RNA sequence: GGAGGGCUGACAGAGCGGCCGAAUGUGACGGUCUUGAAAACCGUUGUGGGGAAACUCACCGGGGGUUCGAAUCCCUCGCCCUCCG
Numbered sequence: 001g002g003a004g005g006g007c008u009g010a011c012a013g014a015g016c017g018g019c020c021g022a023a024u025g026u027g028a029c030g031g032u033c034u035u036g037a038a039a040a041c042c043g044u045u046g047u048g049g050g051g052a053a054a055c056u057c058a059c060c061g062g063g064g065g066u067u068c069g070a071a072u073c074c075c076u077c078g079c080c081c082u083c084c085g
Stems, first nucleotide, its partner, number of pairs: 001084007010026003018068001027045006046059005061077005
């Protein structure tokens, strides 16, 4: 230099244009059980803004674009992995 793959809540990881205001697992917190613990089971659990509350708006590596609508498509930049030279 060329090619391919990846970047999503604390961590891992699905998602392939609308039901995603984001599944699931791990972790964390609370509870049940126990003499106590572990395991198991139940509940809760991202960040910021608005609101008395109900609820609502924004955020998927950064920026821009397409579309009625974008985590998802396009462009660009950054970073990580693999291969070729």

Predicted 3D model of an 85-nucleotide RNA (transfer RNA) from Mobiluncus sp.
Model confidence (mean pLDDT): 81 of 100.
The same sequence occurs in records of 6 taxa.
Its Rfam family is "tRNA". Gene Ontology term of the family: triplet codon-amino acid adaptor activity. About the family: Transfer RNA (tRNA) molecules are approximately 80 nucleotides in length.
It is recorded under the gene name trnS.